[in-house]
RNA sequence: UGUCGACAAGGGCAAACCCGGUGUGAGCCGGGGACGCAAAGCCACGGAACCCACGGGGUCAGCCGGGCCACCGAA
Numbered sequence: 001u002g003u004c005g006a007c008a009a010g011g012g013c014a015a016a017c018c019c020g021g022u023g024u025g026a027g028c029c030g031g032g033g034a035c036g037c038a039a040a041g042c043c044a045c046g047g048a049a050c051c052c053a054c055g056g057g058g059u060c061a062g063c064c065g066g067g068c069c070a071c072c073g074a075a
Base pairs, nucleotide, nucleotide: 004073005072012037013036017032018031019030020029021028022027035062041068042067043066045065046064047063049059050058051057052056
């Protein structure tokens, strides 16, 4: 350094649901809240699913695959 992922250490994120806002909608943003997560950090490249104002456009990475970056360091 790479692979890997512990009854390690310091921590991190935050489902459902509730409140407020926003969008035609899928959904998104903020607060509360934790089901979980070793990439539940980032990317819409390929699928899946979902939405629409449907010749097309969009949502979603905490659905699968892929790419990039990254804390720690046992076996």
Molecule: c-di-GMP-I riboswitch aptamer
Organism: Arthrobacter sp. H20